[in-house]
Parts: sequence; structure tokens; C1' cells
RNA sequence: GCUCUCAUAGCUCAACUGGAUAGAGUAUCAGUCUCCGAAGCUGAAGGUUACAGGUUCGACUCCUGUUGGGAGCACCA
Repeated sequence: GCUCUCAUAGCUCAACUGGAUAGAGUAUCAGUCUCCGAAGCUGAAGGUUACAGGUUCGACUCCUGUUGGGAGCACCA
């Protein structure tokens, strides 16, 4: 340099192959429980779906470009 692939909550992952208001576990916070804590239980908060455009009535999903991670190939006088 070329090709492929990945990017969704603090972390680990879903979202039925384009359909309505993107969910779960864990962590965090509050309550409950306890003599106090841990564990358990209940609830809350947490998202520009990497970024910028495009297609579509409708995009996490499709297309183009950019950024970053990973893999393969090529070059190396």
C1' cells in the first nucleotide's frame, strides 16, 4: 500500500435479516433486609447505535467516505 472484518449504556453482549418509544446481565445510586456489613429482593439512573453524508414512507441494520481496533496479502534496494 491492497483486501476482509469489527465499532450499540462504565464493562460484556442482544435487537428475529429495513418497521413504531434500542433491551439484558454486570457495575453505580436509592430503598428494603441486617446489630453493622456482604449476599438477596425492589426500583432508578445510564445511549448523538464511532464520525460525516446518502438511499428509503421508515436505518443499529443498506450504500459512500473518514477515524480507530483486529486479520490476511504484497513490497522492503